Background:
The prediction has a mean pLDDT of 84. This is a predicted structure of a 479-nucleotide part of an RNA (small-subunit ribosomal RNA, 3' major domain) from a metagenome. Rfam family: Bacterial small subunit ribosomal RNA.
[in-house]
Context: one part of a larger RNA
């Protein structure tokens, strides 16, 4: 100087407390451990591994296993030889491939001999290739403490020195934020602001919206007509403790209350992550040193596996019902996607879906039904008209192909489960809870992930305690 303390002081944070809803019990989904296996590829392991890499394993992916092949190789550069390229048939094979044929001659130059460019085959040897090892050799990227308020430097001063001072102190703040003081005076990286979305208004612009005012109407902004409104998307305005009062006193910073205002003290949300810590993670995104393999640890193909199952854990979904379930009727979104695409009306089918093909490169058409909610009817506390696992049969769709191993539909079957031990998690407001919609990946497949809106709470006395963190101080046999 740090680090640590079941030392002290001050202060924060859904850290506790106050509340609401969960997890832990059940069934299923998913990841992991373990076990099994020819293989169940590899990585990730307290927080910060475990719905993680994987925004989607039937083949492919795929790195694993079994078997069948290749050895200048699946791709790239060079020399030489042959052939244009290319199209196509037979045999064999699980395919990869092997083998035997058929057709076919282009482009540029030309002395018509040929030469050249591109492509294919063979051959030669400098070489390729490796998801093989080392993340404790590395770059890059990332997690984490933590959006915590800290981390440093120049000069000066103090100290023999390591170092200190500044950065401590008194206030204040979300903040090393600001003020005052002070052997310090300044500065840098962080904080804040500048950026984006959102809340109000204005201007500009109107093939979206509007009977707002008029006319027509098949009654639909449908038509004429109009940009007033809604909206869209560009530019601006607006919030600054600016104003008032109180508190504070050093007539500082600031705090509390109020006015006005759409919004008030950082308005709400996002992006943004200082010096560093964990030899944290990644050699399997990529790049890369070293080591290793080179008829194999490379590479092609078929099939299998990554989907196994006594069990254990994490994360979720669905429930255990009446604030509910079923049936019928009837409203109200936002955001997003669409030409190898979205696909309307209409017809067929109980349905999944099939036929159909209008329209739409989309503020114009389509996906598209929003659901919870509301109205009416039934159920009356029961393992039930709750719950839907499991299983049998019959099908639909995608795809070369759904056996291992897809999703969905119909009929039947109806399991556990009556609110969950010790323990444990999230959340402070348009939040929790609850309800649907949509996107990426994607042929198909979403209980996961990202985004969108609908309905919409309770509680916070307080900081004694648990956890984490910041500043000062003290002890130390630790560095």
């Nucleotide at each position: 100087u740090g680090a640590c303390g079941g030392g002290g002081g001050c202060c924060c944070g859904c850290a506790c407390a106050a509340g609401c809803g969960g997890u832990g019990g059940a069934g299923c989904a998913u990841g992991u451990g373990g076990u099994u296996c020819a293989a169940u590829u590899c990585g990730a392991c307290g927080c910060a591994a475990c719905g993680c890499g994987c925004a989607g394993a039937a083949c492919c992916u795929u790195a694993c296993c079994u078997g069948g092949g290749c050895u200048a190789g699946a791709a790239a550069a060079u020399g030489c030889a042959g052939g244009a390229a290319c199209c196509u048939g037979g045999u064999u094979g699980a395919a990869a491939g092997a083998u035997c044929g058929g057709g076919g001659u282009g482009c540029u130059c030309u002395u018509c001999g040929g030469a050249g460019a591109a492509c294919c085959u063979g051959u030669a040897g400098u070489u390729a290739g490796g998801u093989g090892c080392u993340g404790c050799a590395u770059g890059g990227c990332u997690g984490u403490c933590g959006u915590c308020a800290g981390c440093u430097c120049g000069u000066g001063u103090c100290g023999u020195g390591a170092g200190a001072u500044g950065u401590u102190g008194g206030g204040u703040u979300a903040a090393g934020u600001c003020c005052c003081g002070c052997a310090a005076c300044g500065a840098g990286c962080g904080c804040a602001a500048c950026c984006c979305c959102u809340a109000u208004c204005g201007u500009u612009a109107g093939u979206u919206g509007c009977c707002a005012g008029c006319g027509g109407u098949u009654c639909g902004g449908c038509c004429g007509g109009g940009c007033a409104c809604u909206c869209u998307a560009a530019c601006g305005a607006g919030a600054c403790u600016g104003c008032c009062g109180a508190u504070a006193u050093u007539c500082a910073a600031a705090u509390c209350g109020g006015a006005g205002g759409a919004a008030g003290g950082u308005g709400g949300g996002g992006a943004u992550g200082a010096c560093g810590u964990c030899a944290a993670g990644u050699c399997a995104u990529c790049a890369u040193g070293g080591c290793c393999c080179u008829u194999a640890u490379g590479u092609c193909c078929a099939g299998g596996g990554c989907u196994a199952c006594a069990c254990a854990c994490g994360u979720g979904c669905u429930a255990c019902a009446a604030u509910g379930g079923u049936c019928g009727g009837u409203a109200c979104a936002a955001a997003c996607g669409g030409u190898c695409g979205c696909g309307a009306a209409c017809c067929c089918g109980c349905g999944g879906g099939g036929g159909g093909g209008c329209g739409c490169c989309a503020a114009u058409c389509c996906g598209a039904a929003a659901a919870a909610a509301c109205c009416g009817a039934c159920c009356u506390c029961a393992g039930u008209a709750c719950g839907g696992a499991u299983a049998a049969g019959a099908g639909u769709c995608u795809g070369c192909a759904a056996c291992u191993c897809g999703a969905c539909u119909c009929u039947u079957u109806g399991a556990a489960g009556u609110u969950g031990g010790a323990a444990u998690c999230g959340c402070u407001a348009g939040u929790a809870a609850u309800c649907c919609c949509u996107g990426a990946u994607c042929a198909g497949c979403a209980g996961g992930c990202g985004g969108g809106g609908g309905u919409g709470a309770a509680u916070a006395c307080g900081u004694u305690c648990c956890c984490g963190g910041g500043c000062c101080u003290u002890g130390u046999a630790c560095a």